[in-house]
Context: one part of a larger RNA
RNA sequence: GGAUGAACGCUAGCGGCGUGCUUGACCCAUGCAAGUCGAACGGAUCCGCAACGUGUGGAGGCUCUGGAGUGCCUGGAAGAUGAGAAAUCGUUGGAAGGGGAUGAAGGGGCGGAAGCACAGCGGGGGUCAGUGGCGAACGGGUGAGUAACACGUAGGCAACCUGCCCUAGAAGUGGGGAAUAACAGCUCGAAAGGGCUGCUAAUACCGCAUGUGCUCGGGGGACCGAGGAAAGGGUCGCAAGACUCGCUUUAGGAGGGGCCUGCGGCCGAUUAGCUAGUUGGUGAGGUAACGGCUCACCAAGGCGAUGAUCGGUAGCUGGUCUGAGAGGACGAUCAGCCACACUGGAACUGGGACACGGUCCAGACUCCUACGGGAGGCAGCAGGGAGGAAUAUUGUGCAAUGGGGGAAACCCUGACACAGCGACGCCGCGUGAGUGAAGAAGGCCUUCGGGUCGUAAAGCUCUUUUCCAGGGGAUGAGGAAGGACAGUACCCUGGGAAUAAGUCUCGGCUAACUACGUGCCAGCAGCCGCGGUAAAACGUAGGAGGCGAGCGUUAUCC
Numbered sequence: 001g002g003a004u005g006a007a008c009g010c011u012a013g014c015g016g017c018g019u020g021c022u023u024g025a026c027c028c029a030u031g032c033a034a035g036u037c038g039a040a041c042g043g044a045u046c047c048g049c050a051a052c053g054u055g056u057g058g059a060g061g062c063u064c065u066g067g068a069g070u071g072c073c074u075g076g077a078a079g080a081u082g083a084g085a086a087a088u089c090g091u092u093g094g095a096a097g098g099g100g101a102u103g104a105a106g107g108g109g110c111g112g113a114a115g116c117a118c119a120g121c122g123g124g125g126g127u128c129a130g131u132g133g134c135g136a137a138c139g140g141g142u143g144a145g146u147a148a149c150a151c152g153u154a155g156g157c158a159a160c161c162u163g164c165c166c167u168a169g170a171a172g173u174g175g176g177g178a179a180u181a182a183c184a185g186c187u188c189g190a191a192a193g194g195g196c197u198g199c200u201a202a203u204a205c206c207g208c209a210u211g212u213g214c215u216c217g218g219g220g221g222a223c224c225g226a227g228g229a230a231a232g233g234g235u236c237g238c239a240a241g242a243c244u245c246g247c248u249u250u251a252g253g254a255g256g257g258g259c260c261u262g263c264g265g266c267c268g269a270u271u272a273g274c275u276a277g278u279u280g281g282u283g284a285g286g287u288a289a290c291g292g293c294u295c296a297c298c299a300a301g302g303c304g305a306u307g308a309u310c311g312g313u314a315g316c317u318g319g320u321c322u323g324a325g326a327g328g329a330c331g332a333u334c335a336g337c338c339a340c341a342c343u344g345g346a347a348c349u350g351g352g353a354c355a356c357g358g359u360c361c362a363g364a365c366u367c368c369u370a371c372g373g374g375a376g377g378c379a380g381c382a383g384g385g386a387g388g389a390a391u392a393u394u395g396u397g398c399a400a401u402g403g404g405g406g407a408a409a410c411c412c413u414g415a416c417a418c419a420g421c422g423a424c425g426c427c428g429c430g431u432g433a434g435u436g437a438a439g440a441a442g443g444c445c446u447u448c449g450g451g452u453c454g455u456a457a458a459g460c461u462c463u464u465u466u467c468c469a470g471g472g473g474a475u476g477a478g479g480a481a482g483g484a485c486a487g488u489a490c491c492c493u494g495g496g497a498a499u500a501a502g503u504c505u506c507g508g509c510u511a512a513c514u515a516c517g518u519g520c521c522a523g524c525a526g527c528c529g530c531g532g533u534a535a536a537a538c539g540u541a542g543g544a545g546g547c548g549a550g551c552g553u554u555a556u557c558c
Base pairs, nucleotide, nucleotide: 001558002557003556004555006554007553008552009551010550013429014428015427016426017425018424019422020421021387026385027384028383030382031381032380035134036133037132040131041130043128044127045126046125047124049122053118054117055116056115061110062109063108064107065106069102070101072099073098074097079092080091081090082089083088141340142339143338151264152263153262154261155260156259157258160257161256162255165253166252167251169250170249171248172247173246174208176206177205183198184197185196186195187194188193214227215226216225217224218223232245233244234243235242236241266312267311268310273303274302275301278300279299280298281297282296283295284294285293315337316336317335318334319330320329321328322327342363343362344361345360346359365376366375367374368373393419395418396417397416401415402413403412404411405410432462433461434460435459442453443452444451445450467495468494469493470492471491472490476485502547503546504545505544506543507528508527509526513542514541515540516539517538523530524529
């Protein structure tokens, strides 16, 4: 001189972009940070639609009774008329009565429609716990541990795995069964949470069939033998069926991962010997896979001054800082990899974990308790306490980018986008410009003549970056609408020099000097060193020098 995730002192107008627990991987109140799918499934519940059930209601119908009326058969009266003297007879007439037929009104019973009310069933829409699927192994945090194939780089796997995705890849998707949550009933417990009985569904579970391809075995080969799959949902349609999302087996790919190896990168020899699953072999087990990975047996090996072992320190890298470079130091933010998730251990599920916001066991700690027993894990985002010289808001939004689920609409997303706080850093801007006296006042110095602050001020003429007030007002949104940021950036108008300068130094190194005070005191100081009565080194004042919204100090690196 440069640099910093800085801190401290004094000071401070604005903006942009970054950045902000380096210490106790110390402990945490509260809220949020991983859900989603009803187009897998049975239910519950709400709304509206409307085919069965119950209640009410009582129509048509059927049956029994009833017997009006009608016409038929029989019957033959009164009356009329002819003959007759009359009795009487004839003709006509057709009543009463009797018989059988048809059968209205009315009444009883059977039966039960429409209508009305109610609850369930059915189909439509919404919501919800549960079964089921996918996700939760990503994203986010931290650096404790680790000196190691952890990382970097270059290779290897004829010793391996791979959900979702891709291929207008290949083939299939047949037929059955038994359960179980939810629910209901009973019941235990303070709670957390259970137990028993009964019912039910599925893309949940289990057999059977099929086997292109696949796996294993045999064969020189064509080939032969054995093994082993699946699930349905939606839209349209009267149906057949079509389309679509899935499911199963398999081939290839992409991306991701696992394992192995060469080389590379800290300190200590005041650590010199270390090692029994140790080194190798045979066989077996185990794994996706090789392997002492594990086990049985056998052999006695293996490593080491080219530094084993032990101890200390440390996440590694791209990079960052410095330096002409070589090199040295560091590894915040951003990016890649690794490791960890209260401490230690373990497995389950799964394509993938030995799993931060999953499970089990043990431990420490905290909390609840009816004392019997339970609950928890901020090294996620905010926030609190503690520690510390020291490090921020319990903010807004899913508008964008990205991620999970879904056919989609959409839902979730403290990732992310933004805002807030901090001169913590870098960059930019401003605090006015011009003119103005042989030079006001005032301060300081003085040889008392003057010198200096000093064109500095005032005054005059301007400007408005900033500032204040008012008006307009985005891009970011693709795709009609939809923007957290944000009435922000930006633009226009008006006002008025208005709202805005400090800090360190002035003995030499090192740029900048006098006066007074003090008197080896008080103090300064990076080194040399100043101060004991004229101190350019202490303190103050005036002046000067440096840098400037900063300046100085401290710490650390080159």
Molecule: small-subunit ribosomal RNA, 5' domain
Organism: metagenome